[in-house]
RNA sequence: AUCUAUCUUCGGGGCAGGGUGAAAUUCCCGAUCGGCGGUAAUGGACCAUGGUCCUGAGCCCGCGAGCCUGUAAGGGCAGGAUCCGGUGCAAUUCCGGGGCCGACAGUGACAGUCUGGAUGGGAGAAGAUGGAG
Numbered sequence: 001a002u003c004u005a006u007c008u009u010c011g012g013g014g015c016a017g018g019g020u021g022a023a024a025u026u027c028c029c030g031a032u033c034g035g036c037g038g039u040a041a042u043g044g045a046c047c048a049u050g051g052u053c054c055u056g057a058g059c060c061c062g063c064g065a066g067c068c069u070g071u072a073a074g075g076g077c078a079g080g081a082u083c084c085g086g087u088g089c090a091a092u093u094c095c096g097g098g099g100c101c102g103a104c105a106g107u108g109a110c111a112g113u114c115u116g117g118a119u120g121g122g123a124g125a126a127g128a129u130g131g132a133g
Stems, first nucleotide, its partner, number of pairs: 002132009017029003031113002033102002035063004043054005058100002066077004082098005104116003
């Protein structure tokens, strides 16, 4: 290094402006956002030709938030989306362009963005200490 036990900390963003209307951040025009792990040909830094570290997919694979079940570990269910062109040995990840998607409950009218469960939970991330090695 790695494995393991315990503990600590961290761990989600977003409707400007306008239209209709009695009423809409829910409809329409328009605006705007993108959790975690994996994969990866990007970009950057350092050492020197091969490495090390950081970074790198909403729509590829898996996970998380909800519900049911279970003492628990866990099990089950629900819930979404990508094409074209370019380069190349290789890209649904890069570059260019277009498109699409978004749990549950609530609401004076249908919600990714408002309110609520939630001062919650959480995929996981970082670190400390002990043990193995």